[in-house]
RNA sequence: AGAAGACAAUGCCAAACCUGCUGGAAGGCAGGGACGGAAAGCUACGGAUCUUUCAAGAGACAGCCGGGUUACCUUA
Numbered sequence: 001a002g003a004a005g006a007c008a009a010u011g012c013c014a015a016a017c018c019u020g021c022u023g024g025a026a027g028g029c030a031g032g033g034a035c036g037g038a039a040a041g042c043u044a045c046g047g048a049u050c051u052u053u054c055a056a057g058a059g060a061c062a063g064c065c066g067g068g069u070u071a072c073c074u075u076a
Stems, first nucleotide, its partner, number of pairs: 003075003012037002017032006035063001041069003045066003049060004
């Protein structure tokens, strides 16, 4: 450097739900909360799904799958 996530250690994130705000909606933000997570960090590039639309299109989603990229600890 790369790989792995067994054994540890410092910690980290935060589902559902509730409250407030926001959006046409899917949803998003903040507080509470913890189902879970070794990238449940970031990224909308490919698919899936969702919203809107007669359609074209536009939007959402990274905790759906894959890709890209960055990172703590340890080394059976």

The RNA shown here (c-di-GMP-I riboswitch aptamer) has 76 nucleotides and comes from Desulfocapsa sp. Of the family's consensus pairs, 94% are formed in the model. Taxonomically the source falls in Desulfocapsa (Bacteria, Pseudomonadati, Thermodesulfobacteriota, Desulfobulbales).